[in-house]
């Protein structure tokens, strides 16, 4: 330095659900609490992939609207895959 792993020790992170809390149109995302579970369940939206719909255009209605595409633009890193960065043991 790459690579194996979680036996061991130190640690770490935090899903569901709660909250007369926060931010957003939403998807979620923050904050406490809680622990199912994780060797990257540190961190990047590049590639897939799953969602969201405030705007935007078609379409139907013609009065307030609706449904479905489309485009766009947002979200998920604990969906997958890649970068990258790191802690401990071992050969």
């Nucleotide at each position: 330095g790459a690579g194996a792993u979680u036996a061991a020790a130190a640690g770490c992170c935090a899903a569901a659900c709660c909250u007369a809390c926060c931010u957003g149109a939403g998807a979620a995302g923050g904050a406490g609490g809680g622990a199912c579970g994780g060797a990257a369940a540190g961190c990047u939206a590049c590639g897939g992939g799953u969602c969201u719909u405030a705007u935007u255009u078609c379409u139907c209605a013609c009065u307030u609207g609706a449904u479905g595409a489309a485009g766009a633009a947002g979200a998920c890193a604990g969906c997958c895959g890649a970068g990258u960065u790191g802690c401990a043991u071992c050969a």
Molecule: c-di-GMP-I riboswitch aptamer
Organism: Sulfurovum sp.